[in-house]
RNA sequence: CGGGGUGUGGGAAAGUGGUGAUCCGCCUGCCUUGGGAGCAGGAGAUCGCCGGUUCGAUUCCGGCCGCCCCGA
Numbered sequence: 001c002g003g004g005g006u007g008u009g010g011g012a013a014a015g016u017g018g019u020g021a022u023c024c025g026c027c028u029g030c031c032u033u034g035g036g037a038g039c040a041g042g043a044g045a046u047c048g049c050c051g052g053u054u055c056g057a058u059u060c061c062g063g064c065c066g067c068c069c070c071g072a
Base pairs, nucleotide, nucleotide: 001071002070003069004068005067006066007065010024011023012022018055026042027041028040029039030038048064049063050062051061052060
C1' cells in the first nucleotide's frame, strides 16, 4: 500500500429494514445467625464516528477510525 473480516449494556454474545434477546456481572427483596447457593423482581446499550437511501436504519450504501487475518 491492496484485499477480506469485525466493532451491539461492565464482560461475552444473538438479532440483519418496523427502536435490541440470552448468559455472566450489578442492584433490590425473599430465604439464611451471616455469607454462598436458590427463588422473585429491577437498572443499565444515541448498536465505533460522520454522512446518504428509506415513511422508518443495529440492519442497506459511502467515507473515516480501532482491532484481526491474508497478500505485496
This is a predicted structure of a 72-nucleotide RNA (transfer RNA) from a soil metagenome. Its mean pLDDT, the model's own confidence on a scale to 100, is 81. It matches the Rfam family "tRNA". Rfam links the family to the GO term triplet codon-amino acid adaptor activity.